[in-house]
Context: one part of a larger RNA
RNA sequence: GUCUGGGAGUUUAUGUAUCGAGCAAGCUUAAGGCCUUACGGGCCGGAGGCGAAGCGAAAGCGAGUCUGAAUAGGGCGCCUUAGUUCGAUGCAUAAUACCCGAAGCGGAGGUGAUCUACCCUUGGCCAGGUUGAAACCCAAGUAACAUUGGGUGAAGGACCGAACCCAUAGACCUUGAGAAGUCUCGGGAUGAGCUGAGGGUAGGAGUGAAAGGCUAAUCAAACCCCGUAAUAGCUGGUUCUCUCCGAAAUAUAUUUAGGUAUAGCGUCCAGCGCUGACCCGUGGGGGUAGAGCACUGAAAAGGCUAGGGGACACACCCGUCUACCAAACCUUAUCAAACUCCGAAUACCACGGGGCGAAGCUGGGCAGUCAGACUGUGGGGGAUAAGCUUCAUAGUCGAAAGGAAAACAGUCCAGACCACCGAUUAAGGCCCCCAAGACAUCACUCAGUGGAACACAAGGAUGUGAUCUUACACAGACAAUAGGGAUGUUGGCUUAGAGGCAGCCACCAUUUAAACAGUGCGUAACAGCUGACCUAUCGAGUGAGAUUGCGCCGAAGAUGAUCGGGACUCAAGUGAUGCGCCGAAGUCGUGGACUCCGCAAGGAGUGGUAGGAGAGCGUUCCAACAGCAACGAAGGUGAAACGGUAAGUGACACUGGAGCGGUUGGAAGUGAGUAUCCAGAC
Numbered sequence: 001g002u003c004u005g006g007g008a009g010u011u012u013a014u015g016u017a018u019c020g021a022g023c024a025a026g027c028u029u030a031a032g033g034c035c036u037u038a039c040g041g042g043c044c045g046g047a048g049g050c051g052a053a054g055c056g057a058a059a060g061c062g063a064g065u066c067u068g069a070a071u072a073g074g075g076c077g078c079c080u081u082a083g084u085u086c087g088a089u090g091c092a093u094a095a096u097a098c099c100c101g102a103a104g105c106g107g108a109g110g111u112g113a114u115c116u117a118c119c120c121u122u123g124g125c126c127a128g129g130u131u132g133a134a135a136c137c138c139a140a141g142u143a144a145c146a147u148u149g150g151g152u153g154a155a156g157g158a159c160c161g162a163a164c165c166c167a168u169a170g171a172c173c174u175u176g177a178g179a180a181g182u183c184u185c186g187g188g189a190u191g192a193g194c195u196g197a198g199g200g201u202a203g204g205a206g207u208g209a210a211a212g213g214c215u216a217a218u219c220a221a222a223c224c225c226c227g228u229a230a231u232a233g234c235u236g237g238u239u240c241u242c243u244c245c246g247a248a249a250u251a252u253a254u255u256u257a258g259g260u261a262u263a264g265c266g267u268c269c270a271g272c273g274c275u276g277a278c279c280c281g282u283g284g285g286g287g288u289a290g291a292g293c294a295c296u297g298a299a300a301a302g303g304c305u306a307g308g309g310g311a312c313a314c315a316c317c318c319g320u321c322u323a324c325c326a327a328a329c330c331u332u333a334u335c336a337a338a339c340u341c342c343g344a345a346u347a348c349c350a351c352g353g354g355g356c357g358a359a360g361c362u363g364g365g366c367a368g369u370c371a372g373a374c375u376g377u378g379g380g381g382g383a384u385a386a387g388c389u390u391c392a393u394a395g396u397c398g399a400a401a402g403g404a405a406a407a408c409a410g411u412c413c414a415g416a417c418c419a420c421c422g423a424u425u426a427a428g429g430c431c432c433c434c435a436a437g438a439c440a441u442c443a444c445u446c447a448g449u450g451g452a453a454c455a456c457a458a459g460g461a462u463g464u465g466a467u468c469u470u471a472c473a474c475a476g477a478c479a480a481u482a483g484g485g486a487u488g489u490u491g492g493c494u495u496a497g498a499g500g501c502a503g504c505c506a507c508c509a510u511u512u513a514a515a516c517a518g519u520g521c522g523u524a525a526c527a528g529c530u531g532a533c534c535u536a537u538c539g540a541g542u543g544a545g546a547u548u549g550c551g552c553c554g555a556a557g558a559u560g561a562u563c564g565g566g567a568c569u570c571a572a573g574u575g576a577u578g579c580g581c582c583g584a585a586g587u588c589g590u591g592g593a594c595u596c597c598g599c600a601a602g603g604a605g606u607g608g609u610a611g612g613a614g615a616g617c618g619u620u621c622c623a624a625c626a627g628c629a630a631c632g633a634a635g636g637u638g639a640a641a642c643g644g645u646a647a648g649u650g651a652c653a654c655u656g657g658a659g660c661g662g663u664u665g666g667a668a669g670u671g672a673g674u675a676u677c678c679a680g681a682c
Stems, first nucleotide, its partner, number of pairs: 001682006011095013026050003032044005054061002064076004098237002101234001105227003109224003117201009126191001128160003131156001135152006164188003169184004203219001205215003240616006250263005264369002266366007274357001278354007290342001291340002296336003300332004305326001307325002309322004372397010402413003417592004422588003428582003431566003437579001439578006450568001459553002463550010480537005486510003491505003516531001520529002593606005617671001619668007627660002635655004
């Protein structure tokens, strides 16, 4: 893991509500007793309980009473009459209280020191080598000591290193050979050493050269048993069917925040009856969006002009100037959640009318919900970041299947009772994959743009289409080619020079078809080249700009690319128009089932988590009744058929070998796939 079996809302008491039954201003017995056909029943038993009257703290009074001085007012009552007992069911409370699950706490209950810690008694063990303390002896030495040398000697938590004890480093092992090992290296090895046997000390206690270590693979309080089914606002699990309705993830409070209480939202029952959502009409208040600058503030330019700064002038006083700063005021142009001279749409409130709705309101029984998610819109926080966070508002998901978006809870379309090889549409689509247009007309795009993430940006460009403005142009434009491009004059100044072209000033006049006191190269300065300008050739458009459509560059990511793919260019891309078609569990059609409303005809409905309500199926046992069975019960395998929406029933055949089912009613150890569930088997 699979199979088989087991496995979780029970019982008692009390209260409360609903339903049923009995009696009723009453209802009812408890313990106990008697009888009996005896773990069943009948009859006594009124002690007690609830109700029929309340008010007051009470005495007490009483349809009233309390307060009060009150015959006042006010409070609670009466007026306004149903209870009670039993049964069933829902729920609550007390109990283990739906089941399993802690870590724990307590016990003047017990077992453990064969492991290990320390201690006691009695024994055992430590190859070999090294060093050479004290003391002593001899010699030297001293006044005597001291001191020095040689020797003897043998000390030491001394040295090296086996046994023995330990465990520093590394590797291996790590479903191991082993629930701590092996190998290599390493530490101690006469000592606070190691070790055998016997004995002692224990659970808030022991022992501890102290690590909270060790006390039998268990230690910040051992193990066994008991209190004990400890408690668990936590996790998991909680077993047949169908029908009706159907939530919440909010407010307030909380040693409260993943819990709970009350309200909100669901459901069921009873009552009220048009009151409801919504629509229309009428009447309201508002200060949001927008807008504005009249207030409060912010803020740009100019003017005007106090005050200040600066300069000049000045013995002082008085002054002059100002491309500086700048109040007030003026003109122009702006900004504001905490500004408003203004001011919507919506929303909200009230009234009147419509509105019979799986509406509303009131009372009661039973809940669940208190982690919400995304999308659009209006805001706050953040960075006008987040699949971010927090409000409001609407939708969807949650609790919703179907179609579209390649795939895709929250987007778009649309809400699945069942059957049908019928029809018609929505979103979205119609070249092939793939149902339906290679549909029609007019444009655009050449970038595979389309086809990144949803328009990627600033910026850049004779891409190309549309609209518009403006200049020039058959008296000949633009471009190209050819020619001219002159004279006063080398303008004046400056300068070594300055001749169109270093620089400064001026920029005239003449001849002309036109030609600058010169656009750029160039020279030391000239020269030279070129441009402006004019003519000729040519013969029709050529420049500049604005708005806009579609494209281009800008454009970089990690395993192989791609629009879902193939493939697509007068598209199968983009814009516009038109006509068809496809397309869902939508809608319609045909048949059927059920719910609610209705006398009927008929109508409306039947997605659904938590949850409420209802109706059933099956299992075991009991009672009554009628039955089956060795001519084969239960159980097992198969199964027609019937019949049912389903849970299920089941002739018959085989197997099996002794009991069994049906109807009605009753009682429950009453339904398994999930609990790292329990036991067994494989």